A computed fold for a 487-nucleotide part of an RNA from a Patescibacteria group bacterium, annotated as small-subunit ribosomal RNA, 5' domain.
Context: one part of a larger RNA
RNA sequence: GGAUGAACGCUGGCGGUGUGCCUUAAGCAUGCAAGUCGAACGAUAAGUUUCCUUCGGGAAAUGGACAGUGGCAGACGGGUGAGUAACACGUAGGAAUCUACCUGAGUGUGGGGGAUAGCCAGCCGAAAGGUUGGGUAAUACCGCAUAAUCCCUAAGGGGCAAAGAAUUUAUUCGCAUUCAGAGGAGCCUGCGGGCUAUCAGUUAGUUGGUGGGGUAAUGGCCUACCAAGACGAUGACGGCUAGCCGAUGUGAGAGCAUGAUCGGCCACAAGGUUACUGAGACACGGAACCUACACCUACGGGUGGCAGCAACUGGGAAUAUUGCGCAAUGGACGAAAGUCUGACGCAGCGACACCGCGUGCAGGAAGACGCUCUUAGGAGUGUAAACUGCUGUGGCAGGGGAUGAAGAUCUGACCGUACCCUGCUAGAAAGCACCAGCUAACCACGUGCCAGAAGCUUCGGUAAUACGUGGGGUGCAAGCGUUAUCC
Numbered sequence: 001g002g003a004u005g006a007a008c009g010c011u012g013g014c015g016g017u018g019u020g021c022c023u024u025a026a027g028c029a030u031g032c033a034a035g036u037c038g039a040a041c042g043a044u045a046a047g048u049u050u051c052c053u054u055c056g057g058g059a060a061a062u063g064g065a066c067a068g069u070g071g072c073a074g075a076c077g078g079g080u081g082a083g084u085a086a087c088a089c090g091u092a093g094g095a096a097u098c099u100a101c102c103u104g105a106g107u108g109u110g111g112g113g114g115a116u117a118g119c120c121a122g123c124c125g126a127a128a129g130g131u132u133g134g135g136u137a138a139u140a141c142c143g144c145a146u147a148a149u150c151c152c153u154a155a156g157g158g159g160c161a162a163a164g165a166a167u168u169u170a171u172u173c174g175c176a177u178u179c180a181g182a183g184g185a186g187c188c189u190g191c192g193g194g195c196u197a198u199c200a201g202u203u204a205g206u207u208g209g210u211g212g213g214g215u216a217a218u219g220g221c222c223u224a225c226c227a228a229g230a231c232g233a234u235g236a237c238g239g240c241u242a243g244c245c246g247a248u249g250u251g252a253g254a255g256c257a258u259g260a261u262c263g264g265c266c267a268c269a270a271g272g273u274u275a276c277u278g279a280g281a282c283a284c285g286g287a288a289c290c291u292a293c294a295c296c297u298a299c300g301g302g303u304g305g306c307a308g309c310a311a312c313u314g315g316g317a318a319u320a321u322u323g324c325g326c327a328a329u330g331g332a333c334g335a336a337a338g339u340c341u342g343a344c345g346c347a348g349c350g351a352c353a354c355c356g357c358g359u360g361c362a363g364g365a366a367g368a369c370g371c372u373c374u375u376a377g378g379a380g381u382g383u384a385a386a387c388u389g390c391u392g393u394g395g396c397a398g399g400g401g402a403u404g405a406a407g408a409u410c411u412g413a414c415c416g417u418a419c420c421c422u423g424c425u426a427g428a429a430a431g432c433a434c435c436a437g438c439u440a441a442c443c444a445c446g447u448g449c450c451a452g453a454a455g456c457u458u459c460g461g462u463a464a465u466a467c468g469u470g471g472g473g474u475g476c477a478a479g480c481g482u483u484a485u486c487c
Base pairs, nucleotide, nucleotide: 001487002486003485004484006483007482008481009480010479013357014356015355016354017353018352019350020349021315026313027312030310031309032308035072036071037070040069041068047062048061049060050059051058052057079268080267081266089192090191091190092189093188094187097185098184099183102181103180104179105178106177107176108175109174110144112142113141119134120133121132122131123130124129150159151158152157164173165172166171194240195239196238201231202230203229206228207227208226209225210224211223212222213221243265244264245263246262247258248257249256250255270291271290272289273288274287293304294303295302296301321347323346324345325344329343330341331340332339333338360390361389362388363387370381371380372379373378394425395424396423397422398421399420400419404414431476432475433474434473435472436457437456438455442471443470444469445468446467452459453458
């Protein structure tokens, strides 16, 4: 000198674009953050209409709430960096694999069955919830048939499927099976990137083999037996620290440092363990168990998990609103209309950063007042002010008013915003640090090794350009200084 997710002191006019718990992976009141489909299924409340009526109501149609079965999605999106020195990451390769939705291609979609939730009735419980009986549907579940370019095979043979729905009756959306693709995922390997030897030996599923099991798949991944191997000064094992990268900062570069925001990968979801479902999880807003904590309780038992968005408490030098909207982009579901979406788009707060603009412009005295200095003559502040004229960035008021909408109609949270026009108004709008040398900028007074200053050299003990104040000056400027850290 440059830089920062900064903080602190003084000061503070506007706009745009970014950015904002670096500390306790501490605890969390409240609200929201993952649903959707009636064109898979049965049933159905309120409401409305019509009819009957003993005026209590009843029947039919329409309607479709709240639930339930079923399908798809809750493995994405969002958060955090605790753990991890590891095939976690980066890069370059590999073979023994899987893949829902999507795309292309082939074939098929025949005929049956038994349940169950919801519902009704009863019972238990404070609640959470549970239980018994009756009866019901399906694209839920199960046989049978069919069977190859599918699977197994000792090559003889054996085995495996399906579901319907809507409808304008022409079809569309599905379903089963197989092959291929795209994108995605799992696995293996070479190389690469911390500190430490005041860590020198480590290792029994350990290293390899055979049989078996397991997985989508290779493999001590697991198991039985057999062998005794495997790693290590080219640093094993141990300890400490740490998410990795694209990148970011600095530097002429080499390098050094960092890994906030944005993007890729990984890991985690109060601490730990486990599997289920599923194409995919060992699953943040799913389940089970243990622990700690918190809450409810009728003391028998239950409930919870903000490292989602806001908010709160605590910690801290320190970091924002319990906001608006699905209009756009993207996602889930749906044939669609649409519903959901704290992703996202916006707005709010903070000079936290960068960029831009303003706080006026021209004239105006040998030069007012005040203040400071003085050799007492004068000098400085200083064209500075006053005063005159002008302008309108900005401000205020009034009027108009978008792009963003893709899509013929309709659809904008932002927002009556940006922007444009008219009128009025110099009116709201300058500070901070420094002035001994380094280092641009000097006098007076006060103080008297005191009070204080200080990055270094140092300054201050009665003439201090170094302390404090005033005048003047220098630098930067809506900022200026200080502190911390990196180059």
The sequence was found in a public genome assembly. Its Rfam family is "Bacterial small subunit ribosomal RNA". Rfam links the family to the GO terms ribosome and structural constituent of ribosome. Lineage of the source: Bacteria > Bacteria candidate phyla.